[in-house]
The RNA shown here (c-di-GMP-I riboswitch aptamer) has 87 nucleotides and comes from Anaerosolibacter carboniphilus.
Lineage of the source: Bacteria > Bacillati > Peptostreptococcales > Thermotaleaceae > Anaerosolibacter.
RNA sequence: CAUUGAUAAAGGCAAACUUAUUGAAAGAUAAGGACGCAAAGCCAUGGGUCUACGGAAAGAUUUUUCUAUGAUUGCCAGGUUGCCAAA
Repeated sequence: CAUUGAUAAAGGCAAACUUAUUGAAAGAUAAGGACGCAAAGCCAUGGGUCUACGGAAAGAUUUUUCUAUGAUUGCCAGGUUGCCAAA
C1' cells in the first nucleotide's frame, strides 16, 4: 500500500417516534430517543423511488393525468476520504 472484517480495543453515526422550526409537498434542520450500521463519512455522477409549487393537456366549476429544476447517500451502484486489527 492492497485485500478482508473473524477476534478484540478506542470510539463514531443515529431508524421509528415526540417537540420546535422550515418547505407547496416529498422532505430537511435542531433537541430528545436508539432500530440498527465497518463507512449508516462525503459527493446527486448513473439507475430506482417519493413529491408536483410551477408548467402542459383533458374535462367541467375546479377535478384528473403527465412533468423535476425539488427530495432521498439509512434504496442500489459508482467516485472519494478515514479508525483498528490480521484469524
Background
It matches the Rfam family "c-di-GMP-I riboswitch aptamer". Rfam describes the family as follows. GEMM was predicted in a large-scale screen for bacterial structured RNA regulatory elements. Of the family's consensus pairs, 95% are formed in the model.